A computed fold for a 348-nucleotide part of an RNA from a Rhodocyclaceae bacterium, annotated as small-subunit ribosomal RNA, central domain. The organism belongs to Rhodocyclaceae, within Bacteria. Its mean pLDDT, the model's own confidence on a scale to 100, is 84. It was read from a public genome assembly.
[in-house]
Context: one part of a larger RNA
RNA sequence: CUGGGCGUAAAGCGUGCGCAGGCGGUUUUGUAAGACAGAUGUGAAAUCCCCGGGCUUAACCUGGGAACUGCGUUUGUGACUGCAAGACUAGAGUGUGGCAGAGGGGUAGAAUUCCACGUGUAGCAGUGAAAUGCGUAGAGAUGUGGAGGAAUACCGAUGGCGAAGGCAGCCCCUGGGUCAACACUGACGCUCAUGCACGAAAGCGUGGGGAGCAAACAGGAUUAGAUACCCUGGUAGUCCACGCCCCUAAACGAUGCGAACUAGGUGUUGGGGAAGGAGACUUUCUUAGUACCGCAGCUAACGCGUGAAGUUCGCCGCCUGGGGAGUACGGUCGCAAGAUUAAAACUC
Numbered sequence: 001c002u003g004g005g006c007g008u009a010a011a012g013c014g015u016g017c018g019c020a021g022g023c024g025g026u027u028u029u030g031u032a033a034g035a036c037a038g039a040u041g042u043g044a045a046a047u048c049c050c051c052g053g054g055c056u057u058a059a060c061c062u063g064g065g066a067a068c069u070g071c072g073u074u075u076g077u078g079a080c081u082g083c084a085a086g087a088c089u090a091g092a093g094u095g096u097g098g099c100a101g102a103g104g105g106g107u108a109g110a111a112u113u114c115c116a117c118g119u120g121u122a123g124c125a126g127u128g129a130a131a132u133g134c135g136u137a138g139a140g141a142u143g144u145g146g147a148g149g150a151a152u153a154c155c156g157a158u159g160g161c162g163a164a165g166g167c168a169g170c171c172c173c174u175g176g177g178u179c180a181a182c183a184c185u186g187a188c189g190c191u192c193a194u195g196c197a198c199g200a201a202a203g204c205g206u207g208g209g210g211a212g213c214a215a216a217c218a219g220g221a222u223u224a225g226a227u228a229c230c231c232u233g234g235u236a237g238u239c240c241a242c243g244c245c246c247c248u249a250a251a252c253g254a255u256g257c258g259a260a261c262u263a264g265g266u267g268u269u270g271g272g273g274a275a276g277g278a279g280a281c282u283u284u285c286u287u288a289g290u291a292c293c294g295c296a297g298c299u300a301a302c303g304c305g306u307g308a309a310g311u312u313c314g315c316c317g318c319c320u321g322g323g324g325a326g327u328a329c330g331g332u333c334g335c336a337a338g339a340u341u342a343a344a345a346c347u348c
C1' cells in the first nucleotide's frame, strides 16, 4: 500500500461548529473537459507469443506475423460525470401560531452544626466487642430565641432538557427543540484533515467563605504486624469571585455523523388530528422522543433487532500479535502538577 475490521477480542477522536477537500435532488438547453466510437501518426531493434527456415537435435541463429494493452492529432456521439445558462420543489431553510423543558440575578421552608437563656441530672457518643473522645466548669435530652454555610424532602418516573460534559426548591432574562397549517426562498445540502469553541472531578494562584462531609495528619482499636479496613477527632478541599488556569475520566450506549429501505407487539413523555360523550373523559390515527419484547437478517457467542450491531450510499476518525510503552527522545501547550504527539533496542 492492498485487504479485512472497530458494542464486549486491537480499534469511534469527550463533544460541537466549521474553511479547504470528498460526496451531492428533479428537469431543459448548450458545451464537449472526462467518457465512448472511428480514422490516422507514433509506439527503435532485440525479448515474450504464433507460423516457417538453418546448424544431426536442442540451446542458438534466422524470415514473416501478431503484440507492444500507451501517447499524440483528428472526426463523431451525447446515455453518464463535469462545466455554463435557465426552470422546479420532494432535500435544506425562513416567517406566522402553539407546546413542553436547558444556562445567568433575587427569595422560601425543613434539617445538621454552633451560640445565648430556661427546665433538669449523670451520663452521652461509639462498636462485633471496646477504647480514644464529650460530660458535675452541668453534657446528652427538652423548650425558646439567634447565627451561619451548604444542599433542595414530597412532586420524582422505567420521566424531561442539553452537542457532550452535565442539569432538580420557588420567581424574572438568553439558546435550542418539537408540533400543525399556510405562505415564502429555491439545492442554499451531507461530511469534515488543519483550525476554533465547549469540556465532570481533582489540582494551581489571588481574595473571600467554612455548617456538614472529609484526602493528609493525630489518637483509639483490630492484628503476628496493620503505614489499612472499624472508631474518635481533623486540615487542605468541597462553596463563591477572578485567571481568558487545567483539558483529563469506565468523558460508556465501551456503539462517529448524515440519508434511504426492511414484520409486528406492549408501555411511557411532549405536540397535533378524527370519532363518541352534556361534561369529566374514552377510543383511534399521526408526529418527535424514550423503555421493553420480538420476525427476517446479522453476530464467535453474548446479544442487536425501524432509536440496528439488518440491507445500502456519502464523508471523517481509528486498528493491524503480547510485553517493552502510552514509556524514552524531540516538538507543542501549561505557573506547576502534568497533558498531547510518539518510537526503538531487547524479549516471548
Stems, first nucleotide, its partner, number of pairs: 003320004007302002012316001014198004021191003025088007033081002035077008049065006091188001092185005097179003102174006108152001113147007123134002160167002204243005212238002217233004256315006264293013297304002321348003330341004